[in-house]
Molecule: transfer RNA
Organism: Candidatus Desantisbacteria bacterium CG1_02_38_46
């Protein structure tokens, strides 16, 4: 340079084009003599950025960036 795969919550990962969710973390309460287990709530989102098609886009299409893989080139 070329092709694939991936980018959603603090980390892990969902979600047929039709109300964005889950587990674990963190919070604030119960529990307990303490802690750890438990148990209840409540919160947390520019779905990687930009456009575009649609009545409706996380999903479809362009371009962009990051990350990984593979292939080529290598003076």
């Nucleotide at each position: 340079g070329c092709g694939c795969u991936g980018c959603u919550a603090g980390c892990u990962c969902a979600a047929u084009g039709g109300u964005a969710g889950a587990g674990c973390a963190g919070u604030u309460c119960c529990c307990u003599c303490u802690u750890a287990a438990g148990g209840a709530a409540a919160a947390g989102g520019u779905u990687g950025c930009a456009g575009g098609u649609u009545c409706a886009a996380g999903u479809c299409c362009u371009g962009c960036g990051c990350a990984g893989c593979g292939c080529a080139c290598c003076a």